Record summary: Predicted 3D model of a 474-nucleotide part of an RNA (small-subunit ribosomal RNA, 5' domain) from Parcubacteria group bacterium 21-54-25. The sequence was found in a public genome assembly. Model confidence (mean pLDDT): 85 of 100.
Context: one part of a larger RNA
RNA sequence: GGGUGAACGCUGGCGACGUGGAUAAGGCAUGCAAGUCAAGGGGGCCUUCGGGCAACCGGCAGACGAGGUAGUAACACGUAAGUACGCACCCCAUGGUCGGGCAUAGCCAGCCGAAAGGUUGGGUAAUUCCCGAUAGUCUCGCGAGAGUAAAGUUUUUCGCCAUGGGAGCGGCUUGCGUAGUAUCAGCUAGUUGGUAGGGUAACGGCCUACCAAGGCUACGACGCUUAGGGGAGCUGAGAGGCUGACCCCCACCGAUGGGACUGAGAGACGGCCCAUACUCCUACGGGAGGCCGCAGUCGAGAAUCUUCCGCAAUGGGCGAAAGCCUGACGGAGCGACGUCGCGUGCUGGAUGAAGUUCUUCGGGACGUAAACAGCUUUUAUGUGGGACGAAGUUUAUUGACGGUACCACAUGAAUAAGGGGCUCCUAACUCUGUGCCAGCAGGAGCGGUAAUACAGAGGCCUCAAGCGUUACCC
Numbered sequence: 001g002g003g004u005g006a007a008c009g010c011u012g013g014c015g016a017c018g019u020g021g022a023u024a025a026g027g028c029a030u031g032c033a034a035g036u037c038a039a040g041g042g043g044g045c046c047u048u049c050g051g052g053c054a055a056c057c058g059g060c061a062g063a064c065g066a067g068g069u070a071g072u073a074a075c076a077c078g079u080a081a082g083u084a085c086g087c088a089c090c091c092c093a094u095g096g097u098c099g100g101g102c103a104u105a106g107c108c109a110g111c112c113g114a115a116a117g118g119u120u121g122g123g124u125a126a127u128u129c130c131c132g133a134u135a136g137u138c139u140c141g142c143g144a145g146a147g148u149a150a151a152g153u154u155u156u157u158c159g160c161c162a163u164g165g166g167a168g169c170g171g172c173u174u175g176c177g178u179a180g181u182a183u184c185a186g187c188u189a190g191u192u193g194g195u196a197g198g199g200u201a202a203c204g205g206c207c208u209a210c211c212a213a214g215g216c217u218a219c220g221a222c223g224c225u226u227a228g229g230g231g232a233g234c235u236g237a238g239a240g241g242c243u244g245a246c247c248c249c250c251a252c253c254g255a256u257g258g259g260a261c262u263g264a265g266a267g268a269c270g271g272c273c274c275a276u277a278c279u280c281c282u283a284c285g286g287g288a289g290g291c292c293g294c295a296g297u298c299g300a301g302a303a304u305c306u307u308c309c310g311c312a313a314u315g316g317g318c319g320a321a322a323g324c325c326u327g328a329c330g331g332a333g334c335g336a337c338g339u340c341g342c343g344u345g346c347u348g349g350a351u352g353a354a355g356u357u358c359u360u361c362g363g364g365a366c367g368u369a370a371a372c373a374g375c376u377u378u379u380a381u382g383u384g385g386g387a388c389g390a391a392g393u394u395u396a397u398u399g400a401c402g403g404u405a406c407c408a409c410a411u412g413a414a415u416a417a418g419g420g421g422c423u424c425c426u427a428a429c430u431c432u433g434u435g436c437c438a439g440c441a442g443g444a445g446c447g448g449u450a451a452u453a454c455a456g457a458g459g460c461c462u463c464a465a466g467c468g469u470u471a472c473c474c
Base pairs, nucleotide, nucleotide: 001474002473003472004471006470007469008468009467010466013342014341015340016339017338018337019335020334026298027297028296030295031294032293035060036059037058040057041056044053045052046051067253068252069251077177078176079175080174081173082172083171085170086169087168090166091165092164093163094162095161096160097159098132099131100130101129107122108121109120110119111118112117138147139146140145152158179225180224181223186216187215188214191213192212193211194210195209196208197207198206228250229249230248231247232243233242234241235240255276256275257274258273259272278289279288280287281286306332308331309330310329314328315326316325317324318323345375346374347373348372355366356365357364358363380411381410382409383408384407385406389401418463419462420461421460422459423444424443425442429458430457431456432455433454439446440445
């Protein structure tokens, strides 16, 4: 000198664009953040008989999006390669969609419970489930052969099943790179390899049995400490050093620990089960819960915002569609937290007014500064007009922001300047007070009676809606 997700002190006019819980991954009241489909199904309630409401079975979605960085020194990440693998939805192509059956929720009846909820019996539907047929394709097999599917609805549409391909997405493997510490020197029994089997979508000690005795290590194994990684950011002429906020990619996590289920996909933040701690309800028998979603609250802290508006746009889920849902997102609000832009007026005006201050008492400075006169109206305020963002086959309709931005007119200099410094480094000096006191201070150093260094004042210097200080990095 530059920088910061900053904080603190003094001060503070406006706008745009950014940005804002870095500490306690501490605890959380309340509301909302994931639903949708009635054109899969049977029923219930209401009905103006058109229809509407919504529970249940069923389908798809809840594995995305949103949040956090606790853990992790690791194929976690980055980069370059590889393959023994998988894929719902979407697209393309080919072929098929036959026959039968058993249940069950809702419902009805009864019972238990404070509640959460449960239980017994009866009966019912489906794009729910099961069985059979068919099988060119697929799987197994050298072959013969064996095995494997479907779901309807209808006016069209929308679907369903099998197979191949595509698009992308993912799993797994490997080379190289990837913090500190040797005051950590030896580590290792599923350990290293083989055979066989199991398991997986898939290779593999991934798992099991048996066999062998291997494997790693001063090119730092093992241990300990610290830490999410990268694109990037800051600085620097560069090499490098430091950092990993916002945004993007990847990984991991969801009170703590463990487990599986469903599913194309999870070992699943707003699913399930168990244990633990905590909180809440209770009729004491038993139950309910998980903000590291958006707001908000307490706590700890130097310190970090609204319990806002809207689905109009973009995107996502479901749906044939209308549409519904969406704290993603689009916006508004708060904070000078940052960057940028604008303003706080311009011209004239000396008898250099008054006042303050200095003085050698002559005068000098503040100073064209003010007053005063003229001008302008950015900004401010008021009035009037008033968007783009809208695309959705054409028409029509649809805007949260917002009567906002912007435009025109009117009023009137009107609404708007401070902070730090002035011994040297370092731009800027005098007076008064104080008297090694009170105090200053980044370093050198000032202060003990004329202090340009303390305190006040006048003046000056410098940045400016900011200016300083502190902390940290180069």